[in-house]
Context: one part of a larger RNA
RNA sequence: GAACGAACGCUGGCGGCAGGCCUAACACAUGCAAGUCGAACGAAGGCCCGGAGCUUGCUCCGGUCACCUUAGUGGCGGACGGGUGAGUAACACGUGGGAAUUUGCCCAGGAGUGAGGAAUAACGUUUGGAAACGAACGCUAAUACCGCAUACACCCUACGGGGGAAAGGCUUCGGCCGCUCUUGGAUAGGCCCGCGUCAGAUUAGCUUGUUGGUGAGGUAAAGGCUCACCAAGGCGACGAUCUGUAGCUGGUCUGAGAGGAUGAUCAGCCACACUGGGACUGAGACACGGCCCAGACUCCUACGGGAGGCAGCAGUGGGGAAUAUUGGACAAUGGGGGAAACCCUGAUCCAGCCAUGCCGCGUGAGUGAAGAAGGCCCUAGGGUUGUAAAACUCUUUCAGUCGUGACGAUGAUGACGGUAGCGACAGAAGAAGCCCCGGCUAACUCCGUGCCAGCAGCCGCGGUAAUACGGAGGGGGCUAGCGUUGUUC
Numbered sequence: 001g002a003a004c005g006a007a008c009g010c011u012g013g014c015g016g017c018a019g020g021c022c023u024a025a026c027a028c029a030u031g032c033a034a035g036u037c038g039a040a041c042g043a044a045g046g047c048c049c050g051g052a053g054c055u056u057g058c059u060c061c062g063g064u065c066a067c068c069u070u071a072g073u074g075g076c077g078g079a080c081g082g083g084u085g086a087g088u089a090a091c092a093c094g095u096g097g098g099a100a101u102u103u104g105c106c107c108a109g110g111a112g113u114g115a116g117g118a119a120u121a122a123c124g125u126u127u128g129g130a131a132a133c134g135a136a137c138g139c140u141a142a143u144a145c146c147g148c149a150u151a152c153a154c155c156c157u158a159c160g161g162g163g164g165a166a167a168g169g170c171u172u173c174g175g176c177c178g179c180u181c182u183u184g185g186a187u188a189g190g191c192c193c194g195c196g197u198c199a200g201a202u203u204a205g206c207u208u209g210u211u212g213g214u215g216a217g218g219u220a221a222a223g224g225c226u227c228a229c230c231a232a233g234g235c236g237a238c239g240a241u242c243u244g245u246a247g248c249u250g251g252u253c254u255g256a257g258a259g260g261a262u263g264a265u266c267a268g269c270c271a272c273a274c275u276g277g278g279a280c281u282g283a284g285a286c287a288c289g290g291c292c293c294a295g296a297c298u299c300c301u302a303c304g305g306g307a308g309g310c311a312g313c314a315g316u317g318g319g320g321a322a323u324a325u326u327g328g329a330c331a332a333u334g335g336g337g338g339a340a341a342c343c344c345u346g347a348u349c350c351a352g353c354c355a356u357g358c359c360g361c362g363u364g365a366g367u368g369a370a371g372a373a374g375g376c377c378c379u380a381g382g383g384u385u386g387u388a389a390a391a392c393u394c395u396u397u398c399a400g401u402c403g404u405g406a407c408g409a410u411g412a413u414g415a416c417g418g419u420a421g422c423g424a425c426a427g428a429a430g431a432a433g434c435c436c437c438g439g440c441u442a443a444c445u446c447c448g449u450g451c452c453a454g455c456a457g458c459c460g461c462g463g464u465a466a467u468a469c470g471g472a473g474g475g476g477g478c479u480a481g482c483g484u485u486g487u488u489c
Stems, first nucleotide, its partner, number of pairs: 001489004006485005013361006019354002021319001026317003030314003035076003040073002043070004048063007083272003093196006101189002106185008114148001116146002123138006154163003168177003198244003205235003210232008247269004251262004274295005297308004325351001327350003333347001334345004364394004374385004398430001400425005408416001433478005438459003444473005454461002
């Protein structure tokens, strides 16, 4: 000198764009953050129509179920999106390769969708429990479940053969959306390898599924991944092992570069979800707002037993030098579901707070010497503040008031927002501070103090004439900021 996710002190007019718990991966009240489909299914209720009873606006019965609402069965989604960086020195990441693999929804091609069955929730009855939540019996549907038939292509094969599938719904009857098997693609993963990737030798030896082989099991898949047997190997001063520290990268900061430091925001990958372990379902998880077990903590309890997990968005306590609203909307972009209408979406888009940063603008312009008054200094003559002010003549950016009023939205739909912009009006009107002035280093005098009080980045100032302390006048620098502290180059 540059930089910052900064903080602190003094000060503070406006706008645009960005940024905002770096500390306790500490604990969390409350609300919201993942639902959707009635065009898969049975049922209940509402609405409507008719009838009866009448207590005259309610009860019962039947129908229509075109429409509305939904607890349940079922489907898809909850593995995305969002958060955090604890762990991890590792094929985690970066880069370049590889073969033994999977891939719901999507695209293209081929083939099929025949005929049956048995249940079960909801519901009803009885019943346990304070609750959470159940139990028994009975009834019922399906795109839920299970056989049979069929098999182009598919799988296994000793090449003789063997095995395995499906579901319907809506319809204007044209079809549309589905379902099953299979081939290829696309997308997305899983696995392996070369190279690169912090410090310490005051860590020198480490290793027994360890290293390799054969066989088997397991997996979507290669493999000590696991197991049985066999061999005794494997790694290491080119730093194994151990210890400490750390998410990695594109990038960011600095620097002429080489390099050094760093990994906030944005983007890619990884890991984690109160702590530890485990599997289930599924195309995909060993699953943040799913399940089970153990633990710590908090809460409810009728003491028998139960409930919970903000490192989602807000918000609270705590920690800290320090970091925001318990806001609006699905209008746009995108995501999930649905044939659609549409529903959901703290993703997202916006608004609020904060000079936290960057950028832009303003706080007026011109004229104006009696060089006014006042302040300060003085050799008492004057000098300086200083064209500065006043005064006169103008202008109106920004802020303000009134009116108008968007783009973002291809047809409809605008949270932002009566916002931005535009027009008019009034009036210099509402808008300047901070640090420094001994040398480095731009900028000097007076008073006070008297090694005191104090200053200080280094050198050093202060003990009676202090340009170095404190005040004042003057001056220098930067400016809605200025200085200090911290950190990096």
The part of an RNA shown here (small-subunit ribosomal RNA, 5' domain) has 489 nucleotides and comes from an uncultured bacterium. The prediction has a mean pLDDT of 87.